[in-house]
RNA sequence: GCAUCCGUAGCCAAGCGGUAAGGCAAUUGACUGCAACUCAAUGACCAGCGGUUCGAUUCCGCUCGGAUGCU
Numbered sequence: 001g002c003a004u005c006c007g008u009a010g011c012c013a014a015g016c017g018g019u020a021a022g023g024c025a026a027u028u029g030a031c032u033g034c035a036a037c038u039c040a041a042u043g044a045c046c047a048g049c050g051g052u053u054c055g056a057u058u059c060c061g062c063u064c065g066g067a068u069g070c071u
Stems, first nucleotide, its partner, number of pairs: 001070007010024003018054001026042005047063005
């Protein structure tokens, strides 16, 4: 330099056009004599910018970051 893949919550991770599931962690409440366990509640406009579209996490372009392969 070229090609492919990835970027979603503190961490892991699903979702591939119609207002983002789940798990762990955290906080608050219930329970308890105090805790632990258990139960309930609480959180992200999706790496950035632009485009297409009635509507973009999703499709397209560029950029940034990461991984792999080739030279």
Predicted 3D model of a 71-nucleotide RNA (transfer RNA) from an uncultured Erysipelotrichaceae bacterium. Rfam family: tRNA. By type it is a transfer RNA. Rfam describes the family as follows. Transfer RNA (tRNA) molecules are approximately 80 nucleotides in length. Its mean pLDDT, the model's own confidence on a scale to 100, is 81.